[in-house]
Context: one part of a larger RNA
Molecule: large-subunit ribosomal RNA, domain IV
Organism: wastewater metagenome
RNA sequence: CCGUGGAGAAGGAACUAGGCAAAUUAACGCUGUAACUUCGGGAUAAAGCGUACCAUCUUCGGACGGUCUCAGUAAAAUGGUUCAACCAACUGUUUAGCAAAAACACAGGGCCCUGCAAAAUCGAAAGAUGACGUAUAGAGCCUGAUACCUGCCCGGUGCUGGAAGGUUAAGGAAGGGUGUUCGGCGCAAGCCAAAGCUUCUGACUGAAGCCCCAGUAAACGGCGGCCGUAACUAUAACGGUCCUAAGGUAGCGAAAUUCCUUGUCGGGUAAGUUCCGACCUGCACGAAUGGUCUAAUGAGUUGAACACUGUCUCCUCCACGAGCCCG
Numbered sequence: 001c002c003g004u005g006g007a008g009a010a011g012g013a014a015c016u017a018g019g020c021a022a023a024u025u026a027a028c029g030c031u032g033u034a035a036c037u038u039c040g041g042g043a044u045a046a047a048g049c050g051u052a053c054c055a056u057c058u059u060c061g062g063a064c065g066g067u068c069u070c071a072g073u074a075a076a077a078u079g080g081u082u083c084a085a086c087c088a089a090c091u092g093u094u095u096a097g098c099a100a101a102a103a104c105a106c107a108g109g110g111c112c113c114u115g116c117a118a119a120a121u122c123g124a125a126a127g128a129u130g131a132c133g134u135a136u137a138g139a140g141c142c143u144g145a146u147a148c149c150u151g152c153c154c155g156g157u158g159c160u161g162g163a164a165g166g167u168u169a170a171g172g173a174a175g176g177g178u179g180u181u182c183g184g185c186g187c188a189a190g191c192c193a194a195a196g197c198u199u200c201u202g203a204c205u206g207a208a209g210c211c212c213c214a215g216u217a218a219a220c221g222g223c224g225g226c227c228g229u230a231a232c233u234a235u236a237a238c239g240g241u242c243c244u245a246a247g248g249u250a251g252c253g254a255a256a257u258u259c260c261u262u263g264u265c266g267g268g269u270a271a272g273u274u275c276c277g278a279c280c281u282g283c284a285c286g287a288a289u290g291g292u293c294u295a296a297u298g299a300g301u302u303g304a305a306c307a308c309u310g311u312c313u314c315c316u317c318c319a320c321g322a323g324c325c326c327g
Stems, first nucleotide, its partner, number of pairs: 002321007010313002014311001019308001027051005036041001038145001052067003056063002068072001080306007087298002092104002108143004113138002120129003147292003151223003156220002158216005165211003171205002175201003179197002183192003224242005251285001252282001263279005
């Protein structure tokens, strides 16, 4: 000097990013137990009291008298508690080896597909899973207990349906052209040129799709601006105007979302960029990409208090084990 334990005057979180670590609490019996609540819980809530040994009696549960210690759950093992907020309902699952969570899952809710040789999936195929199941079933996607709810927009994209018109492939194809030449004409050069073959072109015909017409948002998604106006001022229930598919409803709101911002007011503190309650000016909440509340639960996050303590003021001593020094 380090490690692991033990003890500590007075104070008691002043430490620190943060009570991290440590301390407190603890067993059993009795008394007693709040808000809130989904009436099950909360709850070991909280807060108190008792506990050994000996004699006698006993209905064997205990009662009564006595004894000792600082201390009778005498050692060990063995909950610290409360208040408030956020998130997730819950038990559960996860990054084997830096993340256990508010992430995943979940019961519950919804949409969509599928009539059975099902849809979906694996496989050139045979075949298999689905399922020895049959729509109260199976597959996919989203949301995520319960409670109260879930507004407006189908213009874009997607999906579903429609079939009048437009566009449109391969294929088919009337017609037309190129090459070749049986034949005819010509003294010759050459001209005309049937059939066939060849090659090019090609009116017209030609499905789905797309264009088109509808429906559909618990499909992907979206949910405005400017100006004026009331008998103080301020504000604007009201009016005007432009644009849009429609202009954000209920609820919540400086929030796990608020830049300005340590917003403003109230509470808590002697003093509070955090916290709680409000306000609403929402840079940039908002309704199953779910909105809001919520008992219970949580090795979750945040703030406060009591108890407790070497975390600290401020360090000291002891034991054991290393290092180090000497031999």